[in-house]
RNA sequence: GGGUCCGUAGCAGAGCCUGGAUAAUGCGCCUGGCUUCGGACUAGGAGAUCAUGGGUUCGAAUCCCAUCGGGCCCA
Numbered sequence: 001g002g003g004u005c006c007g008u009a010g011c012a013g014a015g016c017c018u019g020g021a022u023a024a025u026g027c028g029c030c031u032g033g034c035u036u037c038g039g040a041c042u043a044g045g046a047g048a049u050c051a052u053g054g055g056u057u058c059g060a061a062u063c064c065c066a067u068c069g070g071g072c073c074c075a
Base pairs, nucleotide, nucleotide: 001074002073003072004071005070006069007068010027011026012025020058029045030044031043032042033041051067052066053065054064055063
């Protein structure tokens, strides 16, 4: 340099192909119950403008383009 896959809460991770606008789930975190205290269990809660910028569209995590970062392959 070329090709290809990936980037979504603190961490992991689904949704993307087939656009529908309130973005799952688990761990962690916060509060209550329980407990002498804690853990476990249990009830509830907060936290994401989906890597960045632009485009298409009535509507974009999802489609298109560029850029940034990472993995793999080729040279």
Notes:
Model confidence (mean pLDDT): 82 of 100. A computed fold for a 75-nucleotide RNA from a Candidatus Aenigmatarchaeota archaeon, annotated as transfer RNA. Its Rfam family is "tRNA". It is annotated as a transfer RNA. Taxonomically the source falls in Candidatus Aenigmatarchaeota (Archaea, Nanobdellati). The RNAcentral record of the sequence draws on ENA.